[in-house]
Context: one part of a larger RNA
RNA sequence: UAUGCUUGUCCCAAAGAUUAAGCCAUGCAUGUCUAAGUAUAAAUCGUUAUACGGUGAAACUGCGAAUGGCUCAUUAAAUCAGUUAUAAUUUAUUUGAUGGUUUCUUUACUACUUGGAUAACCGUGGUAAUUCUAGAGCUAAUACAUGCAAAAAGCCCGACUCACGAAGGGCUGUAUUUAUUAGAUCAAAAACCAAUGCCCGCGAGGGCUCCUUGGUGAUUCAUAAUAACUUUGCGGAUCGUAUGGCCUUGAGCCGACGACGCUUCAUUCAAAUUUCUGCCCUAUCAACUUUCGAUGGUAGGAUAGAGGCCUACCAUGGUUUUUACGGGUAACGGGGAAUUAGGGUUCGAUUCCGGAGAGGGAGCCUGAGAAAUGGCUACCACUUCUAAGGAAGGCAGCAGGCGCGCAAAUUACCCAAUCCUGACACAGGGAGGUAGUGACAGUAAAUAACAAUGCAGGGCUCUUCGAGUCUUGCAGUUGGAAUGAGUACAAUUUAAACCCCUUAACGAGUAACAAUUGGAGGGCAAGUCUGGUGCCAGCAGCCGCGGUAAUUCCAGCUCCAAUAGCGUAUAUU
Numbered sequence: 001u002a003u004g005c006u007u008g009u010c011c012c013a014a015a016g017a018u019u020a021a022g023c024c025a026u027g028c029a030u031g032u033c034u035a036a037g038u039a040u041a042a043a044u045c046g047u048u049a050u051a052c053g054g055u056g057a058a059a060c061u062g063c064g065a066a067u068g069g070c071u072c073a074u075u076a077a078a079u080c081a082g083u084u085a086u087a088a089u090u091u092a093u094u095u096g097a098u099g100g101u102u103u104c105u106u107u108a109c110u111a112c113u114u115g116g117a118u119a120a121c122c123g124u125g126g127u128a129a130u131u132c133u134a135g136a137g138c139u140a141a142u143a144c145a146u147g148c149a150a151a152a153a154g155c156c157c158g159a160c161u162c163a164c165g166a167a168g169g170g171c172u173g174u175a176u177u178u179a180u181u182a183g184a185u186c187a188a189a190a191a192c193c194a195a196u197g198c199c200c201g202c203g204a205g206g207g208c209u210c211c212u213u214g215g216u217g218a219u220u221c222a223u224a225a226u227a228a229c230u231u232u233g234c235g236g237a238u239c240g241u242a243u244g245g246c247c248u249u250g251a252g253c254c255g256a257c258g259a260c261g262c263u264u265c266a267u268u269c270a271a272a273u274u275u276c277u278g279c280c281c282u283a284u285c286a287a288c289u290u291u292c293g294a295u296g297g298u299a300g301g302a303u304a305g306a307g308g309c310c311u312a313c314c315a316u317g318g319u320u321u322u323u324a325c326g327g328g329u330a331a332c333g334g335g336g337a338a339u340u341a342g343g344g345u346u347c348g349a350u351u352c353c354g355g356a357g358a359g360g361g362a363g364c365c366u367g368a369g370a371a372a373u374g375g376c377u378a379c380c381a382c383u384u385c386u387a388a389g390g391a392a393g394g395c396a397g398c399a400g401g402c403g404c405g406c407a408a409a410u411u412a413c414c415c416a417a418u419c420c421u422g423a424c425a426c427a428g429g430g431a432g433g434u435a436g437u438g439a440c441a442g443u444a445a446a447u448a449a450c451a452a453u454g455c456a457g458g459g460c461u462c463u464u465c466g467a468g469u470c471u472u473g474c475a476g477u478u479g480g481a482a483u484g485a486g487u488a489c490a491a492u493u494u495a496a497a498c499c500c501c502u503u504a505a506c507g508a509g510u511a512a513c514a515a516u517u518g519g520a521g522g523g524c525a526a527g528u529c530u531g532g533u534g535c536c537a538g539c540a541g542c543c544g545c546g547g548u549a550a551u552u553c554c555a556g557c558u559c560c561a562a563u564a565g566c567g568u569a570u571a572u573u
């Protein structure tokens, strides 16, 4: 683990892994809206709502659907575990920072706001049929596009000019790609030459002191600059709530708190690769790998990125009795479980972590993230509907069915708890919880207790027959007391219930409210009792029993063991 017999209560609770990662009818399991993207519903509620009122179906838009749940088929240095690395990378979201430079040189250009569509809607239709859709007519945006304004400073060129200087012109946000430069650092003192800058000084002259550079064990790092480059990315024409201040009263200027969104840097959540060490049986597997990458180098391509990951050109390597390579596994790995004095042995499909998979292979779109399957496209194998033209499918999600088998539950209720997702305090969630089934395991512990009387003892005390006292058992005797199993008003419990815990009222004498399962020769605890059978029927794990007095069979009685459980089979220690 399965199964046989038996089963009153309370708590707890595994459960179609083993065999078929076999096949599936039906239903459900992923959707989502705030003051704050888009409302002219011919929806509804009203009335200060005559530009827009509130609620708000539908639809567009945004986000999620890559989490969760299930299963263990593959898989043996693979997964996985511990331990490293990313200076070799990506990262929606969260949180913190960040962003006045846009036109192309222009006196009359929208900057208090630009453009064109489309759904829902309305109407006309097609098909046997689908979550199929066509044509016509409207109308929105944080959808899709387009596109301004705003400070200062510096650098370069430079007509002209003896020189000092200088009219004028160009460029300069951030991001992308390439090239170049900086990104420093070991002490001390002195002298000379020329030009010349600063300081002190009326002058002669004297002095030069002060000079910027982050981080790491380590970088071509961070950072900055120059020249160009770009299918030129970003640099807010958005929404809500309050409406205020300033005057030069102009369709003026300034302005708060949020929401949403964008760029870059960090952060967080992660991810992807990666270092070292470690795995069961097998030699009736001894050599393996390399034409088609095997091992290494150079270059390129691809990638988020390192890398034979791929390609070109070279080299000839790499592994192996320290068991390579191959085969097997009724092999997902680990945390763990059982057993055990210690050492070990066996198990681990299964609730936590990691991996893999969605009938089998393969390919791909979208996206921050998938090689996704409750996404798509083919092929293969199954399969459903059909008017035969076509169309649809994927329960190793939750229930449920068939099949398979020794072998496994309800087509239930709920989002109240725990959490997750969403535009969200509101919705959704077969994640999850709650009941139902449930002798998988495990916990507690009813089936009687007491007294009197009688009988049979035992100990002690005392004056002998005997009495007293304490006490052990037995009983077709008697007696009242106690209690739940069960029934049940009620409250409680709970999302609503159920159960439990409480609790009125009922509820025990053959207390019929009745405990079983296996055994009684030995091992091994308990009969040489009775009847039946007669080497038959049968028992017996093993030794054995049975042939007419059976301690062993079939029964009765009695007894023994464990006890709401006990036996049997199998696996393992």
Base pairs, nucleotide, nucleotide: 001569002568003567004566005565009444011442015437016404022402023401024400026399027398028397031063032062037060038059043055044054045053061423070357071356072355080278081277082276085273086272089271090270095266096265097264099262110237114145115144121137124134125133126132153172154171155170156169157168160165173234174233175230177228178227179226180225181224182223197208198207199206200205214221236260238259239258240257241256244254245253246252247250280328281327282326287319288318289317294316295315296314297313298312299311300310301309332354333353334352336347337346338345339344359380360379362377363376364375382393384391385390410435412434413433414432418431419429420428421427450479451478452477453475454474455473456472457471458470459469460468461467462466484513486506487505488503490502516562517561518560519559520558521543522542527557529556530555531554532553538545539544